The RNA shown here (transfer RNA) has 71 nucleotides and comes from a Nanobdellota archaeon.
Taxonomically the source falls in Nanobdellota (Archaea, Nanobdellati).
It was read from a public genome assembly.

RNA sequence: GCAUCGAUAGUCCAGUGGUAAGACACCACCCUGCCACGGUGGUAACCCGGGUCCGAAUCCCGGUCGAUGCA
Repeated sequence: GCAUCGAUAGUCCAGUGGUAAGACACCACCCUGCCACGGUGGUAACCCGGGUCCGAAUCCCGGUCGAUGCA
C1' cells in the first nucleotide's frame, strides 16, 4: 500500500429494511432477625459524515479505530 472482517447500555452479546432482544452490573421494592441467595419492576446503547428508501443498527460511498491475510 491492497483485500477481508468487525465497531450496538458500564461489560459481554443478538438483531440481514418496519417497536433495538438477552445476560452481568446499577437502582427501587419483596423475601430474611441481618447479610447472601432468590423474586418483581426500572434506568441505560446502534463509531463518525453523507447517500438510497415511505422507512436504515441493517443497503451504498467516504472517514476513524481494531483484527486477520497478502505485498